[in-house]
RNA sequence: GGGGUCUUGGGGUAACCUGGUAGCCUGUUAGCUUCGGGAGCUAGAGAUCCGGGUUCAAAUCCCGGAGGCCCCA
Numbered sequence: 001g002g003g004g005u006c007u008u009g010g011g012g013u014a015a016c017c018u019g020g021u022a023g024c025c026u027g028u029u030a031g032c033u034u035c036g037g038g039a040g041c042u043a044g045a046g047a048u049c050c051g052g053g054u055u056c057a058a059a060u061c062c063c064g065g066a067g068g069c070c071c072c073a
Stems, first nucleotide, its partner, number of pairs: 001072007010026004020056001028044005049065005
């Protein structure tokens, strides 16, 4: 220098191809339960790497950028 791949709550992971309420596990907060704790149950808070474009509508499609990993030179 060229190519491929990945980036989503605190952590992990779906949804992307085929645009339409961002789901699940864990953690966390409150309540119920218990003599207390744990477990269990109920409820809550918390996320799409950044910018632009297309579209009625973008995590998803297109362009550019940032970062991680891999390959070629």